[in-house]
RNA sequence: CUCAUGCAGAGUGGCUGAGGGACUGGCCCAAUGACGUCACGGCAACCGGUUGAAGUUUCGGCUUCAAUGCAGGUGCCAAAUCCAGCUCCGGCGGGUGCCGGGGAAAAAUGAG
Numbered sequence: 001c002u003c004a005u006g007c008a009g010a011g012u013g014g015c016u017g018a019g020g021g022a023c024u025g026g027c028c029c030a031a032u033g034a035c036g037u038c039a040c041g042g043c044a045a046c047c048g049g050u051u052g053a054a055g056u057u058u059c060g061g062c063u064u065c066a067a068u069g070c071a072g073g074u075g076c077c078a079a080a081u082c083c084a085g086c087u088c089c090g091g092c093g094g095g096u097g098c099c100g101g102g103g104a105a106a107a108a109u110g111a112g
Stems, first nucleotide, its partner, number of pairs: 001112005011040005019029003023085004041077003045074003048070001049068008081106001086103007
């Protein structure tokens, strides 16, 4: 940089000790110890494995689809990616708003 995904799922203990939830606004979590870290435990998304089917083949294989946790790689285990941020549509309201919905952006994770 490209592509894919996200209203599902999964926590206890030790250490530490003040902020943390990317950013901004909100709203939350946090001395009844958050965040981080270590141990153990767990979850199952992508990749991988296995099985089956179809296609293709230079017969080595390759591609697509489906099933399966098989827990190997990466990841994850407060809250929808916690919500919104930009834009479009609809409704309501009248001071720049609220409600519902679509798309985008951003960040995250995976694969390349």